[in-house]
RNA sequence: AGUAAACGCUGGCGGUAUGCUUAACACAUGCAAGUCGAACGGGGUUAUGAAUAAAGCAAAUGAAAGUAAGUUCUGUGGAGCAAUCCAUAAAAUUUACUGUAGUUUGUGAUAUUCAUAACUUAGUGGCAAACGGGUGAGUAACACGUAGGUAAACUGCCUCUGUCACGGUAAUAACCCUGAGAAAUUGGGGCUAAUGACCGAUGGUAUCCUGAAAAUAUAUGUUUUCAGGAUUAAAGGGUCCGCUUCUGGCGGAUUAGACAGAGAUGUACCUGCGGCCUAUCAGCUAGUUGGUGAGGUAAUGGCUCACCAAGGCUUUGACGGGUAGCCGGCCUGAAAGGGUGAUCGGCCACACUGGAACUGAGACACGGUCCAGACUCCUACGGGAGGCAGCAGUGGGGAAUUUUGGACAAUGGGGGAAACCCUGAUCCAGCAAUACCGCGUGAGGGACGAAGGUCUUCGGAUUGUAAACCUCUUUUAGGGAAGAAGAAACUCCACUUCGGUGGAUUGACGGUAUUCCCGGAAAAAGUCACGGCUAACUACGUGCCAGCAGCCGCGGUAAUACGUAGGUGGCUAGCGUUACUCGGAAUUACUAGGCGUAAAGCGCGGAUAGGUGGUCUGAUAAGUUGGAGGUGAAAGCUCCGAGAAACUCGGAGAGGUCUUUCAAAACUGUCAGGCUUGAGUGUAGGAGGGGAAACCGGAAUUCCUGGUGUAGCGGUGAAAUGCGUAGAUAUCAGGAGGAACACCGAUGGCGAAGGCGGGUUUCUGGCCUACUACUGACACUGAACCGUGAAGGCGUGGGGAGCAAACAGGAUUAGAUACCCUGGUAGUCCACGCGGUAAACGAUGCUCACUUGGUAUGGGAGGUAUCGAUCCCUUCUGUGCCGAAGCUAACGCGUUAAGUGAGCCGCCUGGGAAGUAUGACCGCAAGGUUGAAACUCAAAGGAAUUGACGGGGGCCCGCACAAGCGGUGGAGCAUGUGGUUUAAUUCGACGCAACGCGAAGAACCUUACCCGGGCUUGAAGAACUGGUGGUAAAAUUCUGAAAGGAAGAUGACCCGCAAGGGAGCCAGUAGAGGUGCUGCAUGGUUGUCGUCAGCUCGUGUCGUGAGAUGUAUGGUUAAGUCCCAUAACGAGCGCAACCCUUAUCCCAUGUUGCUAUGUCGCCGUAAGGCGACAGCACUCUUGGGAGACUACCUCGGUUAACGAGGGGGAAGGCGAGGAUGACGUCAAAUCAUCAUGGCCUUUAUGUCCGGGGCUACACACGUGCUACAAUGGUCGUUACAGAGGGAAGCCAAUCCGCAAGGUGGAGCAAAUCCCAAAAAAGCGACCCCAGUUCAGAUUGUGGGCUGCAACUCGCCCACAUGAAGUCGGAAUCGCUAGUAAUCGCUGAUCAGCAGGCAGCGGUGAAUACGUUCCCGGGCCUUGUACACACCGCCCGUCACACCAUGGAAGCUGGCUGUAACAGAAUCCCGAUGUUAGUCGGGAGAAGUUGUGGUCAGUGACUGGGGUGAAGUCGUAACAAGGUAACC
Repeated sequence: AGUAAACGCUGGCGGUAUGCUUAACACAUGCAAGUCGAACGGGGUUAUGAAUAAAGCAAAUGAAAGUAAGUUCUGUGGAGCAAUCCAUAAAAUUUACUGUAGUUUGUGAUAUUCAUAACUUAGUGGCAAACGGGUGAGUAACACGUAGGUAAACUGCCUCUGUCACGGUAAUAACCCUGAGAAAUUGGGGCUAAUGACCGAUGGUAUCCUGAAAAUAUAUGUUUUCAGGAUUAAAGGGUCCGCUUCUGGCGGAUUAGACAGAGAUGUACCUGCGGCCUAUCAGCUAGUUGGUGAGGUAAUGGCUCACCAAGGCUUUGACGGGUAGCCGGCCUGAAAGGGUGAUCGGCCACACUGGAACUGAGACACGGUCCAGACUCCUACGGGAGGCAGCAGUGGGGAAUUUUGGACAAUGGGGGAAACCCUGAUCCAGCAAUACCGCGUGAGGGACGAAGGUCUUCGGAUUGUAAACCUCUUUUAGGGAAGAAGAAACUCCACUUCGGUGGAUUGACGGUAUUCCCGGAAAAAGUCACGGCUAACUACGUGCCAGCAGCCGCGGUAAUACGUAGGUGGCUAGCGUUACUCGGAAUUACUAGGCGUAAAGCGCGGAUAGGUGGUCUGAUAAGUUGGAGGUGAAAGCUCCGAGAAACUCGGAGAGGUCUUUCAAAACUGUCAGGCUUGAGUGUAGGAGGGGAAACCGGAAUUCCUGGUGUAGCGGUGAAAUGCGUAGAUAUCAGGAGGAACACCGAUGGCGAAGGCGGGUUUCUGGCCUACUACUGACACUGAACCGUGAAGGCGUGGGGAGCAAACAGGAUUAGAUACCCUGGUAGUCCACGCGGUAAACGAUGCUCACUUGGUAUGGGAGGUAUCGAUCCCUUCUGUGCCGAAGCUAACGCGUUAAGUGAGCCGCCUGGGAAGUAUGACCGCAAGGUUGAAACUCAAAGGAAUUGACGGGGGCCCGCACAAGCGGUGGAGCAUGUGGUUUAAUUCGACGCAACGCGAAGAACCUUACCCGGGCUUGAAGAACUGGUGGUAAAAUUCUGAAAGGAAGAUGACCCGCAAGGGAGCCAGUAGAGGUGCUGCAUGGUUGUCGUCAGCUCGUGUCGUGAGAUGUAUGGUUAAGUCCCAUAACGAGCGCAACCCUUAUCCCAUGUUGCUAUGUCGCCGUAAGGCGACAGCACUCUUGGGAGACUACCUCGGUUAACGAGGGGGAAGGCGAGGAUGACGUCAAAUCAUCAUGGCCUUUAUGUCCGGGGCUACACACGUGCUACAAUGGUCGUUACAGAGGGAAGCCAAUCCGCAAGGUGGAGCAAAUCCCAAAAAAGCGACCCCAGUUCAGAUUGUGGGCUGCAACUCGCCCACAUGAAGUCGGAAUCGCUAGUAAUCGCUGAUCAGCAGGCAGCGGUGAAUACGUUCCCGGGCCUUGUACACACCGCCCGUCACACCAUGGAAGCUGGCUGUAACAGAAUCCCGAUGUUAGUCGGGAGAAGUUGUGGUCAGUGACUGGGGUGAAGUCGUAACAAGGUAACC
């Protein structure tokens, strides 16, 4: 960048595309191929005509019947006195009217038959169904692509040309009759037609045969012409018009038919070339290869068959296996390439699986047939039916892919004369953000920079002109109205100059697109990211958890990386993730890589194929170059034009290992002929551990024999095993045997490599030099192949002295299956075989050419000079070192290339798994050669750099060792720590560099800890607001352990223009407080290496770079101190110096210091003392100077730096001591000095108070004190310091007390006074080696001091008590001179408390040969697998968990071969005289049986491998890795 995508979140509109990549898995339902009646006979419907029949209707007649009126009789009921009347029923009869059935005449729906016409169609027949549509299973193939060929072919419908169309015959479906069956379907009998079938006639430029001729020609072939013979056609049908003699005939038009030729289209066959992987597939093949003949086909052909021959293919990859439809194209890429083959287009293949043919122009046929198989369905159980990889749709599979829609309006197809019918082709619609393209979700203004959110340094910042608000617009969605194009042909109608012209008809989409109107900002934004790559940052939560992650990696309490929020960035109706392809990747390198050390040169040679090949001439034209022609379909791509984009349309171009042809001839090739320089031969010489065989030699080891000789020998770090009194070792003589050959000897010689070393002989290979006689490119390399090939190993037979795996013993050790020692067998040696590997190395394939040099050496030749060449020069050929250019990642290589080129071969492509597994080949075996994968990691590796480290090296330093002195470790006590204990024993410090440390001083306080009791804006400070008059303040009483609480009483502080303000108190708000956590968030401070001599920079130079140089060498120093040298020159921080103290002198100063001298006074016999004055000489004080610098001399050294000695000097080589601590290291120490981020706490983790604890005590360690005694103790006596301190202080004299101390109060804010006595030492006395006259712990009693307070828990005094301890194991510490040791003194802290600490002085040593060793450090160098830097890194077994994999008795399945059995449909052959049928034979799918091959799955058990924060055992490797490592 892309996608036929999928998934997550989200989703407004439109256009255009696309939509089962998986199960060629199974399919319900509907549809997807029919059409023609102008081929045919029937059937049906309708209409017309004819005939027949006929309901009904009309007229006439009219039996019967009915109605009305009259008459008569009878019955019943009612009224009336009665007669009678009325009502009703029945019967009889007369008259009038109605006109039924029937009959006659007419008419007539309708029915039947016939004829005609129109429509329709089951069947016969024709054409189509072989197209269109789907899919990609198979196929590695003439399947596809491309270019050709077919004189080896066919071709329906279509076009053109020519010709023809005559006469007959027999059937059959439909239909009728009758059967079988559940159904599907089907039997029998009877009838009939055709453009169905058949026969005959006619027939040429058709086909075949015969003959002749011609042309071409190598030809028997091919072509043409002529003659003869034979064979083969048809439907004169359909429709229309006209005429007519009308059951028919004639003419015309049209359509269909036949034969032949040609075209077009389509198909078939053949050929060259092109495009996958695998050699862990190397040999394959019997119809196989070819021939002759036959068969078959449209046609060539082993396509098939018979016979004959034995061929054919293959390392230019046959055969086998795996995978796959091919292409135009598509994606990517700068290109070359790489990947891919959806949609669209071309070809192929397939249609449930396998086989087969039929029909036909075309099929071996998706929606045809037959057979077999699997599956599904129906069934009456007898038998049948089916094939969505057509369109929809269903189930299933899957991460995943749509509607059981509309229409034939258009385009196209089939049929038809046409109308028309059919068409899931197609055109449309529906679904899906699946993709591409377009549009929208508003536009302009708008600062109080609103509110809210977030952050905050609390000031503010940001969201943000964003919103609100004002003004405006209305695409799209919504509502309404109008409303297309796509349509013009066929056809029909009209006209016609017959060319045409005009008109009519027809829209699935669709009331769609589009346009206009209405209304209102109205209905329309998400997603991913924000550590780097990579645009975009903060807060909170979490705390190696939860999680993230493309790579690096993030997260263990301040996470820009997890989660959330705010903000920001990117893209936008989408965004992100996943998957896949190309790119980046020059990371398979054709363009365009490599092989000394990173992966990679075969161990070496000979040689076949192949590749490559000196020089001259000629020919040729395969390669090569140029011109022209053809083709490379359309679509696509590029450019131009139209178009908003996209789609679409018009035009041009590009696109090739293509093909045909013409031309050129330099180069390569081929052919021919030469040449001599490559190569080889020859002649004359030469050197050599080249090879093979035979023989010979001496030294040494060992053994044997004998002699001498005696107690050890041998061996090691030290020992022991071993040998030896049975005589070893040692020594002498003699002998045996095997192996190896000292010196020469070398950086040297020879060989292809392995390798070759005493001497002689024989045989033999190669090399070098000189000469240039001969051959004439004969050459180089070299896959396969062949040979050779150290050590070890194997086989057979010898040999065996020494050495020596295994093995045994002895040591060492934690162990020691090792290193060391004593023995010792294979083996090592010889002969003949096998094996075939090494770090077989120069880690460097062979050959040729070219490219500055120096030096050494082996072997030759020539020359110069000389008496004489080993020496000097030139040249050839070897072997080394150093180096120019150049190359290289660097190291390095450098005429012996790793330089520059040419040719050929081999090999490499991240590490591990692994040189393993498996297969194959070789081997007696051991084993070798070839040689993977799964899985796993983000590295593995090279060279160089800087460090660090080394049981590496060199140089140097340090109380580092050594030499000394004194300690610690043993005792008691003090003190700190650990541990334990406890309510608490507060906290910190942990090798050196924690442990008498923070703490320069815990009884309370301190104090942080514990127990208990209180307070809550608080104990101190400080801000704001409000309130407050019986308030502030001090005191009193009660209670209490105190803090605190309660009560009553007194009672106005400051300023003030008088209102108020301040202070206090109360309430509230911000917030105080915290010795709570984090020293691994920090500042500051400190320790340590280390007072070690180092650490850096600028510029320059070198190096690709990291870096180096400077800061290497040589001297020297305490020193990176200085000198010399130098691609370095300078500089900085350190060193040194400058500072302080101290040692000598000088000057100044002169009180409180000093007192030599002088004077005076006092005391004293005197010596002398005290005081005063004078004084400042001396000591001293504190200011300033001087002085030391290797300055001087000698010697050494580089004429240096510097060193050694000496003189002088108070001091001599930094005079002594101190202060002073570079860059950095240790996440060193400290949040508890202080400060501080974050977190935590807020009636408590704050604060106050009382008491307790920090002081505990089985124990362990550190640091000290005191001792163990005579260098001492005790007692007495008697000297000499320095430096300090002193006012809530030091405290004198005096007195009291044994003493601690008390009393006292002089003096002193200090050179004046005090602390203050210095002690050891000196002198004298006693003690006499003992647990003591040592030592002083512990304990008792009584005192003293400080202090509110000495119980826990202070110090001191006196008396009494009198423990351990007799010099300290392993180990370990300090010190080099005024030091160690020893002695005391002072100070800080402090009320009191010092064995600690910090200082001060007194006395005052020993030793240092020296740098081997221990420790630490510095510089240089070396090795490194270390860089958290050796307290590093790291290997293997075992144990546990997980993962993939090999073997394995077997088991299962797929594919496939072979031999046979059986054999469906079908085809072929034969027989039956022919047809039909039957029979026989052959081929033939699935299937069955046997036996192989191959692949996959699975498998008890088993092998190794990989991975896994803290398992076990050792320590193999990295340093000399502690035995150098490795092959």